A computed fold for an 83-nucleotide RNA from Sporolactobacillus sp. STSJ-5, annotated as c-di-GMP-I-GGC riboswitch aptamer. Model confidence (mean pLDDT): 89 of 100.

RNA sequence: AAUCGAAAUGGCACACCUAUUGAAAAAUAGGGUCGCAAAGCCACGGGCCUACGGUUCAUGCUAUGGCAGCCGGGUUACCGAAA
Numbered sequence: 001a002a003u004c005g006a007a008a009u010g011g012c013a014c015a016c017c018u019a020u021u022g023a024a025a026a027a028u029a030g031g032g033u034c035g036c037a038a039a040g041c042c043a044c045g046g047g048c049c050u051a052c053g054g055u056u057c058a059u060g061c062u063a064u065g066g067c068a069g070c071c072g073g074g075u076u077a078c079c080g081a082a083a
Base pairs, nucleotide, nucleotide: 003083004080005079011036012035016031017030018029019028020027021026034069040075041074042073044072045071046070047067048066049065053062054061055060
């Protein structure tokens, strides 16, 4: 130094509740604390969610809207037991 993940300091915050925004998915703020060693950041690949608009007689179909706490990838980083 890299892999790695014991301990400690500190960090994040699922469900749910409240407010705001949004057509929705969802986001933001506050509370909350299931969990997390990248649960920091990036929609690049796959996947998933939504469908205002577009299209359809209609059911539907469709991302240009989302999810990084679904997986892969990229990128940055605290601590330092064992190996």